[in-house]
Molecule: transfer RNA
Organism: Onychostoma macrolepis
């Protein structure tokens, strides 16, 4: 240097045949229950989906470039 994959809450993924509030499950706060904690149960915050642009009436999802990551060649 070439080529495939690959980037979504703090942490693992899910969604990538484009479709209107981005799900979920561990962790976080709050309650209840407990002499107290764990467990259970209810309820909450918390991702403008790595970064720029494009294409569409509409983009995490199609394209194009960077940047990072992992594989494999040389």
């Nucleotide at each position: 240097g070439a080529c495939a994959c690959u980037g979504c809450g703090g942490c693992u993924u899910a969604g990538c045949u484009g479709g209107u509030c981005a799900a979920a499950g561990c962790g976080c706060c709050u309650g209840u229950c407990u002499u107290g904690u764990a467990a259970a149960c209810a309820g909450g915050a918390g991702a403008u989906c790595c970064u720029g642009g494009g294409c569409u009436a509409g983009a995490a999802u199609c394209c194009c470039a960077g940047c990072g990551g992992u594989g494999c060649c040389u």